[in-house]
Small-subunit ribosomal RNA, central domain from an uncultured bacterium, 351 nucleotides, folded computationally. The prediction has a mean pLDDT of 87. The RNAcentral record of the full RNA draws on ENA and SILVA.
Context: one part of a larger RNA
């Protein structure tokens, strides 16, 4: 390399859009410069290798003769089922339109109440706080508690649900504006416009970085008090970056369903969620059906665990990745980055 694989043994890219490429529905007619098939000619040196026949050294190895073969290439002739290509069509894939309901989908602005902390004033007096127990800490300069008023920032109890939406990251108070997608029904329109996608581009939690704001609570670092043999921890009292906002960068996560995307097929049962149809006279019940989201369970698969129409089953297409452990996601080089670092990514040696 081939082969075999990728939920947990090594292995699915964090996610999307999409270029080249690869692959691609039904029907009719044509073409033969591509693939394919057919017969022919030329060539494929000799020796050797391989096969067959018979021969020479007493046999064999070896040598020599004849034939095959040399699976290939070239040329011109033919075939047209399939791939291809050209032309004309179709509607089952895909998309558009129309009707309708669902949703924490996104962006921006405004508003709201509870809680926390702080400030001011009143009442009030000796404690408060904290723990396993304490102490540091706060408090007679009047704390904690309580009442009234004010300020600030951040997060949105209940509803809330293996509920919903989003490609993933993720999204949860209310209102408004703008806006993306999915779903159901219909069948008016287009007529294969599709699938995947190396490079590429875009998005991408938290932490971190830059500039400028903001700073209530929480809280790396740090300080103190405890615990302990020690305690650079767990517990307690404080507390700065940060957490929040705007703009820019970073580009990584157990970015997980540890399960790439798409299409078709393959027993059932039972919840839930968003639609639609039918039946029953009705709030309602029964039943069918499409889309999601769970559980259980055949066939089959699997080393087992388990998966099982949301497959890890049966098939097809395309991409990514794996190939013993350590060394090592390291070194070197290159690209990117303000930096932190990220991406790519070995070998010696060793078992």
């Nucleotide at each position: 390399c081939u082969g075999g694989g990728u939920g947990u043994a090594a292995a699915g890219g964090g996610a999307g859009c999409g270029u080249a490429g690869a692959c691609g529905g039904c029907c009719u007619a044509g073409c033969a410069u591509a693939g394919u098939c057919u017969g022919a000619a030329g060539u494929g040196a000799a020796a050797g290798c391989c096969c067959c026949a018979a021969g020479g050294c007493u046999c064999a190895a070896c040598c020599a003769u004849g034939g095959g073969a040399c699976u290939g290439c070239u040329u011109g002739g033919g075939a047209a089922a399939c791939u291809g290509u050209u032309a004309a069509g179709c509607u089952a894939g895909a998309g558009u339109g129309c009707u309708g309901g669902a949703g924490a989908g996104g962006u921006a602005a405004g508003c709201g109440g509870a809680a926390u902390u702080c400030c001011u004033a009143g009442u009030g007096u000796a404690g408060c706080g904290g723990u396993g127990a304490a102490a540091u800490g706060c408090g007679u300069a009047g704390a904690u508690a309580u009442u009234a008023g004010g300020a600030a920032g951040a997060a949105c109890a209940c509803c809330a649900g293996u509920g919903g939406c989003g490609a993933a990251g993720g999204c949860g108070g209310c209102u408004u504006a703008c806006u993306g997608g999915a779903c159901a029904g219909u069948a008016a329109c287009u007529g294969a416009c599709g699938u995947u996608g190396a490079g590429g581009c875009u998005c991408g939690a938290a932490a971190g970085c830059g500039u400028g704001g903001g700073g209530a609570g929480c809280a790396a670092a740090c300080a103190g008090g405890a615990u302990u043999a020690g305690a650079u921890a767990c517990c307690c009292u404080g507390g700065u970056a940060g957490u929040c906002c705007a703009c820019g960068c970073u580009g990584u996560a157990a970015a997980c369903g540890a399960u790439g995307a798409a299409u078709g097929c393959u027993a059932g049962g039972u919840g839930u969620u968003g639609g639609g149809g039918a039946g029953c006279a009705a709030a309602g019940c029964u039943u069918c059906u499409c889309g999601g989201u769970g559980c259980c369970g055949c066939c089959g698969c699997a080393a087992a665990c388990g998966c099982a129409a949301u497959a890890a089953g049966c098939a097809u297409u395309c991409c990514a990745c794996c190939u013993g452990g350590g060394g090592a996601g390291u070194a070197c080089g290159u690209u990117c980055g303000c930096a932190a670092g990220a991406a790519u990514g070995a070998a010696a040696c060793u078992c």